Transfer RNA from a bacterium, 78 nucleotides, folded computationally.
It was read from a public genome assembly.
The prediction has a mean pLDDT of 80.
[in-house]
RNA sequence: AGGCCUGUAGCUCCAAUUGGUUAGAGCACUGGACUCCAAAUCCGGGGGUUGGGGGUUCGAAUCCCUCCAGGCCUGCCA
Repeated sequence: AGGCCUGUAGCUCCAAUUGGUUAGAGCACUGGACUCCAAAUCCGGGGGUUGGGGGUUCGAAUCCCUCCAGGCCUGCCA
């Protein structure tokens, strides 16, 4: 320098029917029940600019461009 892959909640992703109504789950957090107290268990709740920016579209996590971060492969110089 070139090519490929990954980036979604604090953490982990086999989510999202492949462009269509309010983007999910488990754990964690938090309120309550239970308990002498706690843990476990049960019931409820909050939490997301889908890595950043731009574009296409009535509509984008999904398509296009660019940048950033991480990983892999190939090549050049020395």